[in-house]
RNA sequence: AAACUGGAGAGUUUGAUCCUGGCUCAGAACGAACGCUGGCGGCGUGCUUAACACAUGCAAGUCCGACGUGAAAGGGGAGCAAUCCCCCGGUAGGGUGGCGAACGGGUGAGUAAGACAUGGGAAUCUGUCCCGGAGAUGGGGAUAUCCUUCCGAAAGGAGGGUUAAUACCGAAUACCGUCCGGUGGACGAGAGUCCAUCGGGGAAAGGGAGGCCUCUGGCAACAUGCUUCCGCUCCGGGAGGAGCCCAUGGCCCAUCAGCUAGUUGGGAGGGUAACGGCCUACCAAGGCGAAGACGGGUAGCUGGUCUGAGAGGACGAUCAGCCACACUGGCACUGAGACACGGGCCAGACUCCUACGGGAGGCAGCAGUGAGGAAUUUUGCGCAAUGGGGGCAACCCUGACGCAGCAACGCCGCGUGUGGGAAGAAGGCUUUCGGGUUGUAAACCACUUUUGUAAGGGACGAAGUCCCUUCGGCAAAUAACCGAGGGGGAUGACGGUACCUUGCGAAUAAGCCACGGCUAACUCUGUGCCAGCAGCCGCGGUAAGACAGGGGUGGCAAGCGUUGUUCGGAGUAACUGGGCGUAAAGGGUCUGUAGGUGGUUUUUCAAGUCUUUGGUAAAACGCCGUGGCUCAACCAUGGUUUGGCCAAGGAGACUGGGAGACUCGAGGCUGGGAGAGGGAAGCGGAAUUUCUGGUGUAGCGGUGAAAUGCGUAGAGAUCAGAAAGAAGGCCGGUGGCGAAGGCGGCUUCCUGGAACAGACCUGACACUGAGAGACGAAAGCGUGGGGAGCAAACAGGAUUAGAUACCCUGGUAGUCCACGCCCUAAACGAUGGGAACUAAGUGUGGGGAGCAAUCCCCGUGCCGCAGCUAACGCAAUAAGUUCCCCGCCUGGGGAGUACGGCCGCAAGGUUGAAACUCAAAGGAAUUGACGGGGGCCCGCACAAGCGGUGGUGCAUGUGGUUUAAUUCGACGCAACGCGAGGAACCUUACCUGGGUUUGACAUGGCGCUGGUAGUGAACCGAAAGGGGAACGACCCCGCAAGGGGAGGCGUCACAGGUGCUGCAUGGCUGUCGUCAGCUCGUGCCGUGAGGUGUUGGGUUAAGUCCCGCAACGAGCGCAACCCCCGCCCUUUGUUGCUACCGGGUAAAGCCGGGCACUCGAAGGGGACUGCCAGCGAAGAGUUGGAGGAAGGUGGGGAUGACGUCAAGUCAUCAUGGCCUUUAUAUCCAGGGCGACACACGUGCAACAAUGGCCGGUACAGACGGAGGCGAGCCCGUAAGGGGGAGCAAAUCCGAGAAAGCCGGUCUCAGUUCGGAUUGAGGUCUGCAACUCGACCUCAUGAAGUCGGAAUCGCUAGUAAUCGCGUAUCAGAACGACGCGGUGAAUACGUUCCCGGGCCUUGUACACACCGCCCGUCACACCACGAAAGUCUGUUGUACCCGAAGUCGGUGUCCGAACCCCGCAAGGGGACGAAGCCGCCCAAGGUAUGGCCGAUGAUUGGGGUGAAGUCGUAACAAGGUAGCCGUAGGGGAACCUGUGGCUGGAUCACCUCCUUU
Repeated sequence: AAACUGGAGAGUUUGAUCCUGGCUCAGAACGAACGCUGGCGGCGUGCUUAACACAUGCAAGUCCGACGUGAAAGGGGAGCAAUCCCCCGGUAGGGUGGCGAACGGGUGAGUAAGACAUGGGAAUCUGUCCCGGAGAUGGGGAUAUCCUUCCGAAAGGAGGGUUAAUACCGAAUACCGUCCGGUGGACGAGAGUCCAUCGGGGAAAGGGAGGCCUCUGGCAACAUGCUUCCGCUCCGGGAGGAGCCCAUGGCCCAUCAGCUAGUUGGGAGGGUAACGGCCUACCAAGGCGAAGACGGGUAGCUGGUCUGAGAGGACGAUCAGCCACACUGGCACUGAGACACGGGCCAGACUCCUACGGGAGGCAGCAGUGAGGAAUUUUGCGCAAUGGGGGCAACCCUGACGCAGCAACGCCGCGUGUGGGAAGAAGGCUUUCGGGUUGUAAACCACUUUUGUAAGGGACGAAGUCCCUUCGGCAAAUAACCGAGGGGGAUGACGGUACCUUGCGAAUAAGCCACGGCUAACUCUGUGCCAGCAGCCGCGGUAAGACAGGGGUGGCAAGCGUUGUUCGGAGUAACUGGGCGUAAAGGGUCUGUAGGUGGUUUUUCAAGUCUUUGGUAAAACGCCGUGGCUCAACCAUGGUUUGGCCAAGGAGACUGGGAGACUCGAGGCUGGGAGAGGGAAGCGGAAUUUCUGGUGUAGCGGUGAAAUGCGUAGAGAUCAGAAAGAAGGCCGGUGGCGAAGGCGGCUUCCUGGAACAGACCUGACACUGAGAGACGAAAGCGUGGGGAGCAAACAGGAUUAGAUACCCUGGUAGUCCACGCCCUAAACGAUGGGAACUAAGUGUGGGGAGCAAUCCCCGUGCCGCAGCUAACGCAAUAAGUUCCCCGCCUGGGGAGUACGGCCGCAAGGUUGAAACUCAAAGGAAUUGACGGGGGCCCGCACAAGCGGUGGUGCAUGUGGUUUAAUUCGACGCAACGCGAGGAACCUUACCUGGGUUUGACAUGGCGCUGGUAGUGAACCGAAAGGGGAACGACCCCGCAAGGGGAGGCGUCACAGGUGCUGCAUGGCUGUCGUCAGCUCGUGCCGUGAGGUGUUGGGUUAAGUCCCGCAACGAGCGCAACCCCCGCCCUUUGUUGCUACCGGGUAAAGCCGGGCACUCGAAGGGGACUGCCAGCGAAGAGUUGGAGGAAGGUGGGGAUGACGUCAAGUCAUCAUGGCCUUUAUAUCCAGGGCGACACACGUGCAACAAUGGCCGGUACAGACGGAGGCGAGCCCGUAAGGGGGAGCAAAUCCGAGAAAGCCGGUCUCAGUUCGGAUUGAGGUCUGCAACUCGACCUCAUGAAGUCGGAAUCGCUAGUAAUCGCGUAUCAGAACGACGCGGUGAAUACGUUCCCGGGCCUUGUACACACCGCCCGUCACACCACGAAAGUCUGUUGUACCCGAAGUCGGUGUCCGAACCCCGCAAGGGGACGAAGCCGCCCAAGGUAUGGCCGAUGAUUGGGGUGAAGUCGUAACAAGGUAGCCGUAGGGGAACCUGUGGCUGGAUCACCUCCUUU
């Protein structure tokens, strides 16, 4: 100098957010276990379960210096031998006796207090040890061993005889102690205590050992002498130990609330070492308890250990202190100490022995065995050390202990090599095929040797005892003994130790877990909601970083993971350090007991409080310093440690106790007012209903609409009268009163409370309030009344799929009164009571002051600042800032349930769990979506119109069915005349049959190839194909020979696939929707999601524009820019045009001029709310007007925001993955895609007169044409044929437009409508019209007379109607795409249907209403409750029995010590004592209770479970607003009555407030 030093979070509820809240994880620890793996050492630790049972060995003996004895075997000797003697040896051994065995060692069953911890205390004992004092005199009788007899299988026992002691027993003595009795004194209130003295009662072993001759005796030896040591007795003191008492402290359950007869106390007696109901009798009636008695459960307690920042929490292995126990229960004996682990007795259970008569035993000592269990070691060595017992000592004993063994069980340390080494080897894995990675890793080179192995050396732990010796003590002493010192030799289990040295040689040594997030670490393959993983969230249904394997990577490392447990994180029980308006949580309200808390001031005490000192707080442990093992772990030593308890002293602020004072808290008194405050009695009017009577006639009533019901026997309506009950209109009001529930006509009586004002009184009397008591809406219950209206139940009628409901008609309890119960509500402000403080403003009720303005107090509302809050919101009536007291909460469900208790007549209330199950359940707010919510606005959305569809026939597509196949796809809108813009073959993908296999097609490698490639007759065949006569090449180099290419054949790679996945994809497309929206940057607001901007007021087709505004800007969309049409101009003028000139025809731009017009096609202009007026706000804009070809987007087109639908397409194409490869590829023929009971969609034609038919006649636009369009002309009734002029087109052709117009005919009919169907005959295309083409002619002449429910299109050149053209195409449109002709009607308007946009509101939805979600029933599984009972355990009460044993009584026989008598023998007594009796009492028995548990036919609800049944209760106004209490009813959710709540949407009104 030090001992001070330390606090992290994450995942998971949601579409997202904040909060609440639980669950889970990361950390540390362990006497652990399990899985995989395993080199070494040190230090520790090791039955947590069956206090289950134990074989075997050992764990407590020792002393011959207390005593009496005393071998055998063996060796030697003697003797003929029996035998004897000597040595071993006074040894071994057993016995008496002493001490020890009560320590040490084990275990934690019991124990919640007779325990433990801490601190005190008085009425005690204490062997051995220490100190001091005193003493030890003199006697006696036994007994074991031993000998002998007997019983017994044994264990053991009995009898007789002998003997010793430090064994046992009298006597003497008594410093002293103690008890009893007497006397005196002191103190004291007394009880009593102390002192003095007298009398009586109480000891011993002078034994053992050594030495010596100083003393005594003796000649001497020697001793009875002396001395030393060890022992003995008594007394006092000490140390250590033990017993007892008190206070305080430390578990759970109150669903254990009352317990107690020795119980509480007393004086008396007994008992104990000692106090005491410890015990006994008697007397009294006490004692304990909400600060938890009694009962139940659990548990050894502590120092400490683990964790934690701490406070705490959990635990109580090893080590240490205390306690308890020793097979289970009871009992005592001995002893200083025990009710005794290795002692005894008894009872019980169990095991063993037995000759069946009887005996033996107790590992929770050390090892060890079995069992149990997930699980815990050697039947080791040694007393060398430390400690203990005995002994004078040597020494003996010691499973205490010291060591070793086993176990990675833990902690600590070391190693498995170090340096170099890129061709970045090989191999593995992966790949975008280039590479990357494993990886300096390896190989290879150099080096080192810890560990290992071998050899050698080699400790500390050992000092004491013993022997010798010096000094000192004792003593007469140089002896002995004791103490200190010196010297000497011997003593080691561990130990083939540690450690050191040397040789050898990289040699002997790495695994485990993880890699989706939390959480460090990524890829490939396999698998395909399977197999599996998982701590939580969650992965896996064909591209899995989550399963399995491989590679790679990360972490730790001789270990690594898993499981279990504890603390932490968890502020998630909150003392430090939480909450209760809506998340869980304020008691329904008040009065008040205990308790808690308490105004101002003076004084005192000193309990709390603060402080000082002392004691205690064991050691170990923790921390700090230092030291020892090479370090560390470990160990040693010194120090430090807030605090606790006790004692003493001090302080006196604050709290508290005592005494006193005060008035502001509280209360009282006086006064005048307010009030649906409560109770009782009486009275009154309106209305309803009923009854009576009158008038009067056919309906009334009721509903969405109806019906049931009432009414011609006279209802309803109306008038008059009567009766009865219930309720109180207007006033009336976020007005008043009350503690809450609640209270409303008027009058009277009784009565409670509050506010205000006052110069008075009391003097802290106060606040809160566990228990307790009182009150407590509605419903309900009991008894008795009453009963008009209303109305659960019930009945009927409706509605409905059903309707146990909503609606209607009736209607009983009930609602009302009296008395008595019940005691619950959304009993709510979801906000306990009291006190103080903290901005304003504005209403209102009561009182007061003031002349008034105005102000004060109390109550009741609104708004609002600071502050608070998760937010919403609260905000002097707090949810703000504080204090005091009470109640309550701790995830959701199970459940306010079960069991138990209490209350109730019942219904039920109150108190109030657990098993099991889930990872959430919730609050507030946000964005959407939705609503049978609201507001505003649009759209052929409705309405107003016109024409259709749905009925018929046909065409076409689809479904279905059929089939060998009827290929595939598309399925509400947004599939269905769709892909397909054109299936006879082909197409074609399907079916049947027949062929081919490097292939019908591409690229490459290798080999072969000139009669090669190619063409290909006959023949077979349905064709494909086979077959091959015959013909027969080409390009480049080279003179040629030849070589190369192309082609062909064979082979290998590969081709091919309309096979699968549109839910792996690209691309393209549909749709919402040409709807007006969708976003961003910066700023601002909000904790945040997010909002603002984008909302608002106007306006628009439009988020179009304007104004306003915490927003300011911007982007994608809208609009415009593009194309077509409409007007004009310019340019140009053939194939177009033809005004003008000319020619010409029957006519005609037919022809020559011409380019004005039309037109064609290029470029421009034009329209912008520009102008005027009204409206508007001055703006945006709007209405009207002018002008204009066109007017407010002129008409049409192209153009499709962010996104939605896993929308559609793998069969247009492309493409990942998978599958197939003599087939799922490819070729061919035939068939099918065309089927047909039926159903639907889209169309065409009709049903006729606005028409059909016949005849005549007029006017388009756009488009197409060479394998084409095809004119005139001829033939055919026609389709068409013949023929071939013209035209690659403003020239020629298709090409006649049709409706229309003119004329004629038909006359309302299944027709002169309609044309299906069928027959016959033809035409055309095509290789081919059978299946299966189109068209023509003749004949036939079906259904159909305008179409049910329902439904579609269209707002102007539109609908309707009419024809024309084109693509595809050999041929084949009623479809599709275009073109023009004729050409309407209607729109009041936005209530309703559908779709959409914006704002707002509710929400339990977010896969977003096609959402969510409730209950019964059925099935499976799980845990629990009830239950006739049955069975353990535990405990109480009563009684019976009662072992051993203590105590008490008695005490035959018997007995050595002592006493008496006796000379003695002997007798008597005392004492002992068997037996017996008595009290107590273990175990046991009987009877009857309590409690816990197990089980139980059956039964009850609960929970859980991908796709069960019935309904639709709740969430939106959830379609009857919901919910709470209660009652009735019902398959079920639920329905209905009654009272209450808003935690109800919407509209209107009222009141209040805010802004201008």
Description: The RNA shown here (small-subunit ribosomal RNA) has 1556 nucleotides and comes from Leptospirillum ferrodiazotrophum. Lineage of the source: Bacteria > Pseudomonadati > Nitrospirota > Nitrospiraceae > Leptospirillum sp. Group III. It matches the Rfam family "Bacterial small subunit ribosomal RNA".